Small-subunit ribosomal RNA, 5' domain from an uncultured bacterium, 488 nucleotides, folded computationally. Its Rfam family is "Bacterial small subunit ribosomal RNA". Its family is annotated with ribosome and structural constituent of ribosome in the Gene Ontology.
[in-house]
Context: one part of a larger RNA
C1' cells in the first nucleotide's frame, strides 16, 4: 500500500497500485556509440555515404527486487602514520626511433544447426623490443617535523620503468606518456547504537596470539609453515526464532508505542550453488565458466535459455493497471560535430485506491394540492416539499480562439487542440448508502411468533416486538456510505 458488500456513482487536480509465490514466462523494447584510430567491402552526383571486422570509451551508471543478513550491515562520530581512483579541473614535463603478428578479405574443409578448424595476404590510437626520465619506484646514506617514522617531508648515489596519433591549406584543435595537486568516487579499521528466546549455559582449532613467508590497492589469522595455549562467556558467549537499515510514517500532550509502501541515502540479490576473467571500478541482472533443477530445439552426434527491467501471460491469491505515446522537457552514454540510443525520464490510458476541490441548481411559491403513512376520524406528517413563476449556468453539449513548459535572437512540444478564454443552448446530463432498545444521534403502524430471523457488548424473538422482516417517518454521512483486517 487495503480489501469486500450496495438492484451506490458526475467532473477535475495531485498521489499511489503484487502486501500473496525471490513461482514459472510466448511476444515485442529496455546499451549502446564513434568512419575525425584502421584495413576492406558497396554505392556515389567524385563532394562523400552506408557499412561487418579490427580498435575505443560506456555495458560497475540508470532500472528492478527484499530472497538472504541480528551484521562494522546499517545509523552515527572519528580514524588510515595501511589505501586506490578512468573520465572532470589546475600544473609540470615529455611524444625519439625500430619490428613482428593477427581479425576482416582470399582459399580448402567439418557440421542438421549453433559454430568449428587448416592454409595465404593486410592496416592502426591494436601488440612487442630499442633510446631518454624532470618528476616517479626500489635499495643506500644524511638531515627533519610529528603524540608516533623501515613506511611522511627534505637532500644524495645507484638501479628500473613511457608515449599515438588524428583532423585541419595553415594557424590550430583533439588526443597520447609519465608525475604533482583538486574534486568527485571507493576502499579498509573503530567507539557508541541496533528485536524476541536461558523451556539455548557454556562455546571455539585458523581458534587466540607471536614468528617467516605469500597474497592484496591496502592494515590484517586474509592464506600458509612452524611455535605457544590462548580467546569468547549472566553487563547473556554459543544456539534457536524473527527481520533488510536509516532519513521518516502512523498515534500520542508528551514520554512512548507501531511501522519502515511511494520518495531518498546505504546494503544485498540477479532460476539454485560455486568460480574467476577483463577493467580505473565487477567477482558483473539483459558478460564468460562448471555443476544442480527446469524449459526448449535437433538429423540423436550436439545445441540454446533465465522478466526481482517496461509492458505482457500463466498460476497463486480478498487483492494490485495499458503487450500506449515521445526522446519536446531533465538526466545518462557514445561522438570534434551532425547526431544515434536511453520502457531511466517525460507524458497519455485503466482502478473512487487514497487526499483535496467542485457539482448534481438559487429565489419566490398553501394555515398547506394529488398520494402514502399514522390516527382518539377532529386531525396530524412528509412539506416550500412539489407543482407555478422568476432567475442563474459552476458542470454539461455544440461553435470559435488558443498557450506556457523551448533552455539556443532562427529552428525543435509526446502531452495536446490539452489547459485556460469566449460565444450558443437548455434546469438542462447528475444521490445514494447505513442506521433508528441501551452505550449512540434517530419511532410509529403492519408482519411474524424462541419460528424466521438480530447481534461489536449487554442482549431481543415463546401474539399488541421503538432490538426480527416491510412501510412511512427520522437520524449521520455524502460520490460515496457501511462491513473485515492492522497499529496507535
Nucleotide at each position: 500500500g487495503a480489501a469486500c458488500g450496495c438492484u451506490u456513482g458526475g467532473c477535475g487536480g495531485c498521489g499511489c497500485g503484487c502486501u500473496u509465490u525471490a513461482c514459472g514466462c510466448a511476444u515485442g523494447c529496455a546499451a549502446g556509440u564513434c568512419g575525425c584510430a584502421c584495413g576492406g567491402a558497396c554505392c556515389u552526383u567524385c563532394g562523400g555515404g552506408u557499412u561487418a571486422g579490427u580498435g575505443g570509451c560506456g555495458g560497475a551508471c540508470g532500472g528492478c527486487u527484499g530472497a538472504g543478513u541480528a551484521a562494522c550491515g546499517c545509523g552515527u562520530a572519528g580514524g588510515c602514520a595501511a589505501u586506490c581512483u578512468g573520465c572532470c579541473c589546475a600544473g609540470u614535463g615529455g611524444u625519439g626511433g625500430g619490428g613482428g603478428a593477427c581479425a576482416a578479405c582470399c582459399u580448402g574443409c567439418c557440421g542438421a544447426a549453433a559454430g568449428g578448424c587448416g592454409g595465404g595476404c593486410u592496416a592502426a590510437u591494436a601488440c612487442c623490443g630499442c633510446a631518454u626520465a624532470a618528476g616517479u619506484u626500489c635499495a643506500c646514506c644524511g638531515g627533519g617535523u610529528g603524540a608516533a617514522g623501515u613506511u611522511c617531508c627534505c637532500g644524495g648515489u645507484g638501479a628500473g620503468g613511457a608515449a599515438a596519433g588524428c583532423a585541419g591549406u595553415a594557424a590550430u584543435g583533439c588526443g597520447c606518456c609519465a608525475c604533482u595537486g583538486g574534486a568527485g568516487g571507493a576502499g579498509c579499521c573503530u567507539g557508541c547504537g541496533u528485536c524476541c528466546u536461558a523451556u539455548c549455559a557454556g562455546g571455539u582449532a585458523g581458534u587466540u596470539g607471536g614468528u617467516g613467508g605469500g597474497g592484496u590497492a591496502a592494515c590484517g589469522g586474509c592464506c600458509u609453515a612452524c611455535c605457544a595455549a590462548g580467546c569468547c562467556g549472566a553487563u547473556g558467549a554459543c544456539g534457536g526464532g524473527u527481520a533488510g537499515c536509516u532519513g521518516g510514517u502512523c498515534u500520542g500532550a508528551g514520554a512512548g508505542g507501531u511501522c519502515g509502501a511511494c520518495c531518498a541515502g546505504c546494503c544485498a540479490g540477479a532460476a539454485g550453488g560455486g568460480g574467476a576473467c577483463u577493467g580505473a571500478g565487477a567477482c558483473a541482472c539483459g558478460g564468460c565458466c562448471c555443476c544442480u533443477a527446469c524449459u526448449u530445439c535437433u538429423a540423436c552426434g550436439g545445441g540454446a535459455g533465465g522478466c526481482a527491467g517496461c509492458a505482457g501471460c500463466g498460476a497463486g491469491g480478498a487483492a494490485u493497471c495499458u503487450u500506449g505515446g515521445g526522446c519536446a522537457a531533465u538526466g545518462g552514454g557514445c561522438g570534434a560535430a551532425a547526431g544515434c540510443c536511453u520502457g531511466a525520464c517525460c507524458c497519455a490510458g485503466c482502478g473512487a485506491c487514497g487526499c483535496c476541490g467542485c457539482g448534481u441548481g438559487a429565489g419566490g411559491g398553501a394555515a398547506g394540492a394529488a398520494g402514502g403513512c399514522c390516527u382518539u376520524c377532529g386531525g396530524g406528517u412528509c412539506g416550500u416539499a412539489a407543482a407555478c413563476c422568476u432567475c442563474u449556468u459552476u458542470u454539461g453539449u455544440g461553435g470559435g480562439g488558443g498557450a506556457a513548459g523551448a533552455a539556443g535572437u532562427u529552428c525543435u512540444g509526446a502531452c495536446g487542440g490539452u489547459a485556460c478564454c469566449c460565444c450558443a443552448c437548455g434546469a438542462a446530463u447528475a444521490a445514494g448508502c447505513c442506521a433508528c432498545g441501551g452505550c449512540u444521534a434517530a419511532c410509529u403502524a403492519c408482519g411474524u411468533g424462541c419460528c424466521a430471523g438480530c447481534a461489536g457488548c449487554c442482549g431481543c424473538g415463546g401474539u399488541a416486538a421503538u432490538a426480527c422482516g416491510u412501510a412511512g417517518g427520522u437520524g449521520g454521512c455524502g460520490a460515496g456510505c457501511g462491513u473485515u483486517g492492522u497499529c496507535c